[in-house]
Molecule: Lysine riboswitch aptamer
Organism: Anaeromicrobium sediminis
């Protein structure tokens, strides 16, 4: 000087990932609510309570009228297993103008497994929805290693090609061990 292995630090992939806060669309002229007429016995997933023939639940008409959760954009901010998402355990929450017990669903935490990314498209769920999200398959795009093969200023870049995964790749440093 180089190879190997291990520990750490830094870093790249690009419509890259997630978080907050504002604003807007849509949710929707819909829940809700007041009047008026019409019906005529319940309002709930159940049980108590409470209300109700001085009219319960419903329909019509007419007049006020949201919200959440999802998306878009914009700004700040955290980062590249960022993040997503299956299974299992556990805590919370969870139906009505009010208790209380459930139930679909929801957050959170462990632990385990799967996905390099983005986008497109089929089928499924989920959603108010053609937005949109997940999961599954799909064929192309892309970084990145790795092996053929060609070209080249032939140690090195560059194209094609085929394969693989992020427990990966790429720099730097320490150490320990070989030539």
């Nucleotide at each position: 000087u180089u190879c190997a292995a291990u520990a750490a630090u830094a870093g790249a992939g690009g419509u890259g990932c997630g978080a907050u806060a504002u604003u807007u669309a849509u949710u929707a002229g819909u829940a809700u609510u007041a009047u008026a007429a019409c019906u005529g016995a319940g309002u709930u997933a159940a049980g108590c309570a409470a209300c109700u023939u001085u009219g319960a639940c419903g329909u019509u008409a007419u007049g006020a009228g949201a919200a959440a959760g999802g998306a878009a954009a914009u700004u700040u901010c955290g980062c590249c297993g960022a993040a997503a998402u299956g299974u299992a355990u556990g805590a919370c929450u969870g139906a009505u103008a009010g208790c209380u017990u459930u139930a679909a669903g929801g957050u959170c935490a462990u632990a385990u497994g799967u996905u390099g990314g983005g986008a497109c498209u089929a089928u499924a769920c989920a959603g108010a929805a053609u937005a949109u999200g997940u999961a599954u398959g799909g064929g192309a795009c892309u970084g990145u290693c790795a092996c053929a093969a060609a070209g080249u200023u032939u140690u090195u870049c560059u194209u094609u090609g085929u394969g693989g995964a992020g427990g990966g790749c790429u720099a730097u440093u320490g150490u320990u061990g070989g030539a």